[in-house]
Context: one part of a larger RNA
RNA sequence: CCCGCAGCGUGACGGAAAGACCCCGUGAACCUUUACUGUAGGCUGAUAUUGGGCUGAGGCUUGUCCUGUGUAGGAUAGGUGGGAGGCUGUGAAGCCGGGACGCCAGUUCCGGUGGAGCCGUCGGUGAAAUACCACCCUGGGCUAGCUUUAGUUCUAACGCUGAUCCCAUCGACUGGGCAGCGGACAGUGUCAGCUGGGCAGUUUGACUGGGGCGGUCUCCUCCUAAAAGGUAACGGAGGAGUCCAAAGGUACCCUCAGCCCGGUCGGCAAUCGGGCGUUGAGCGCAAAGGCAGACAGGGUGCUUGACUGCGAGACCGAUAGGUCGAGCAGGUGCGAAAGCAGGGCUUAGUGAUCCGGUGGUCCCGGAUGGAAGGGCCAUCGCUCAACAGAUAAAAGGUACUCCGGGGAUAACAGGCUAAUCUCCCCCGAGCGUCCAUAGCGGCGGGGAGGUUUGGCACCUCGAUGUCGGCUCAUCGCAUCCUGGGGGUGAAGGAGCUCCCAAGGGUUCGGCUGUUCGCCGAUGAAAGCGGUACGUGAGCUGGGUUCAGACCGUCGUGAGACAGGUCGGUCCCUAUCUGCUGUGGG
Numbered sequence: 001c002c003c004g005c006a007g008c009g010u011g012a013c014g015g016a017a018a019g020a021c022c023c024c025g026u027g028a029a030c031c032u033u034u035a036c037u038g039u040a041g042g043c044u045g046a047u048a049u050u051g052g053g054c055u056g057a058g059g060c061u062u063g064u065c066c067u068g069u070g071u072a073g074g075a076u077a078g079g080u081g082g083g084a085g086g087c088u089g090u091g092a093a094g095c096c097g098g099g100a101c102g103c104c105a106g107u108u109c110c111g112g113u114g115g116a117g118c119c120g121u122c123g124g125u126g127a128a129a130u131a132c133c134a135c136c137c138u139g140g141g142c143u144a145g146c147u148u149u150a151g152u153u154c155u156a157a158c159g160c161u162g163a164u165c166c167c168a169u170c171g172a173c174u175g176g177g178c179a180g181c182g183g184a185c186a187g188u189g190u191c192a193g194c195u196g197g198g199c200a201g202u203u204u205g206a207c208u209g210g211g212g213c214g215g216u217c218u219c220c221u222c223c224u225a226a227a228a229g230g231u232a233a234c235g236g237a238g239g240a241g242u243c244c245a246a247a248g249g250u251a252c253c254c255u256c257a258g259c260c261c262g263g264u265c266g267g268c269a270a271u272c273g274g275g276c277g278u279u280g281a282g283c284g285c286a287a288a289g290g291c292a293g294a295c296a297g298g299g300u301g302c303u304u305g306a307c308u309g310c311g312a313g314a315c316c317g318a319u320a321g322g323u324c325g326a327g328c329a330g331g332u333g334c335g336a337a338a339g340c341a342g343g344g345c346u347u348a349g350u351g352a353u354c355c356g357g358u359g360g361u362c363c364c365g366g367a368u369g370g371a372a373g374g375g376c377c378a379u380c381g382c383u384c385a386a387c388a389g390a391u392a393a394a395a396g397g398u399a400c401u402c403c404g405g406g407g408a409u410a411a412c413a414g415g416c417u418a419a420u421c422u423c424c425c426c427c428g429a430g431c432g433u434c435c436a437u438a439g440c441g442g443c444g445g446g447g448a449g450g451u452u453u454g455g456c457a458c459c460u461c462g463a464u465g466u467c468g469g470c471u472c473a474u475c476g477c478a479u480c481c482u483g484g485g486g487g488u489g490a491a492g493g494a495g496c497u498c499c500c501a502a503g504g505g506u507u508c509g510g511c512u513g514u515u516c517g518c519c520g521a522u523g524a525a526a527g528c529g530g531u532a533c534g535u536g537a538g539c540u541g542g543g544u545u546c547a548g549a550c551c552g553u554c555g556u557g558a559g560a561c562a563g564g565u566c567g568g569u570c571c572c573u574a575u576c577u578g579c580u581g582u583g584g585g
Stems, first nucleotide, its partner, number of pairs: 001585008011576002014572002022406004027402002029398004035202005041195009051154011063142004068137001075130001078136005085119003094113008158182005165177004205217003214234001218240006241387001242284001243344002248303007256280001258276005282291002285349001287347003307330004313324004319388001332341003355381007363374002413460001414458001415456003419453001421449006430440002467542001468540003472534001473531005480505003483500006507521005548566004552561003
């Protein structure tokens, strides 16, 4: 050096399973509910099946009988018309008894008695004249019809029951009869209202130095922005979701803030006078850019251009859209005129389309004429604010979970970084009786390391098994012991501190899943770290981290909780490499 055999299990990010954690998908499924929209079911009502009678209450109507009081007047005069007669032995006046009404005057009705009269015209009073007849009015009674409603009742619809009754029939059953009970209810159909996680279909946004929680989402101003324009971040600062009939138009006029001096109350600051004052004031509201005898600030007069129809030509923008605009026509305001005026010093003050409303209109009008409806013009209704707006209309749970994907993205480990961490150094304010440096060392500064907590998200999500223990280790030295030395605030002894040094060593127990830590007992010492927080194809499985369950807390709930608690399947026969032992060439 080559080839074996027996072993071990370091690595082949070993094998197995398109990661179950995490995120993503306008994925899925179950579950919940005061998410949305439905729906079975329930309740209630109407109606059909569904009929008769009685009573009460209400409405309308027919018939009939009553009812009606200002004053004056015989006296309780409803209105109008006719009217000279009417009623009466078919019983008048009067009297007695009773009922109803009543304005307490009376009116009216019934019965008895009575046995022949009573009333009107006239007159008088009054706005109107009475008897009698007719048509009506107000309010009421009775009756009848229709109807509404409540109650009650009936039986014939309809329902229930009948072991022993009758028929079909020999018979279960069923049907009919008969009998009983209930009864227009119940039941059933249709329509409507309410209820309705019982059930169903769905929704439950995005950005994001992983996701969630928080924050944000449109528009304006400044910076970032690298001297044109434009330019990102969960970069740094602020605003808007309007306001104004004057704060618009025009003509004319004026000059502010502040400071100094003077001046009654009056002061730092009120109003007044003088001076200085290029802008520091003011311009409704944030900022920026602007503006001074002001096209932009402050006033006064007159006013409505905060017009209608257009619009050459440009700017910004992927589109949509946004912005500027001379000029023409009509009619208007101010100004002597030239002129200026199509809102406001400018840049925020906002919402596409659909659907619908209102007003107008030369348009269309389903044979024709209309109408309905539509078009066109004007205008209105969205915190559609997730603001280029999925629907008119929508929240949650999943540890019972599933699928498709991602190392485009988190948790372990590694990597980069080193804020944090550990260690070292510089400086020397001070402490140390005296004395900065025996031993310490304020405020600061410079490093090293890569054991902590982080940041980043670079390999790995078609899988790199995660704490601790056991076993077996190996390395570093910033050394715990043992060894050698310097300094000492080193008398000796014991220490403190620093330098050199990694050869060897570095215990046994109690508690806890613990690493750690505390405690007990020894010992020369009971070192600190790295090795995928060494080591699960070596073991364990107490912890964490599935499915069960309990408690506390949170939640309406399904359920949830770096809260607690009991329980809970750890697979792999070694090809290569590496290592140990051994054999052959």